The RNA shown here (SAM riboswitch aptamer (S box leader)) has 100 nucleotides and comes from Pedobacter sp. MR2016-24. The sequence was found by an Rfam model in a public genome assembly.
RNA sequence: AUUUUAUCCAGAAAGACUGAGGGAAGGGCCCUGUGAUGUCUUAGCAACCUGUAUUUAACAAGGUGCUAACUCCUACCGCUUAAAAGCGGAUAGAUAAGAA
Numbered sequence: 001a002u003u004u005u006a007u008c009c010a011g012a013a014a015g016a017c018u019g020a021g022g023g024a025a026g027g028g029c030c031c032u033g034u035g036a037u038g039u040c041u042u043a044g045c046a047a048c049c050u051g052u053a054u055u056u057a058a059c060a061a062g063g064u065g066c067u068a069a070c071u072c073c074u075a076c077c078g079c080u081u082a083a084a085a086g087c088g089g090a091u092a093g094a095u096a097a098g099a100a
Stems, first nucleotide, its partner, number of pairs: 002099007013042005021031003026074003043067003048063002050060003071092001076089005
């Protein structure tokens, strides 16, 4: 890198160093010197795998993951609508566990 399955309207940040970008990508809209990004430390969230328990979906937190905005919104298809807009699905993406 490919592929299968599940989930994606919940939740959870401080400090040190760094110093201008960041939010995947086009469009939009945001965040950002009242400090982006990255690294580290400490803390937290969650419960996919795992462990304990063993028939109810409990407890723990070892392996991952995550800690602005619904995956920030949107692009393609369909439905509703006078319109604005709304709803559903697909694609894409992210994470976990597996497979070749």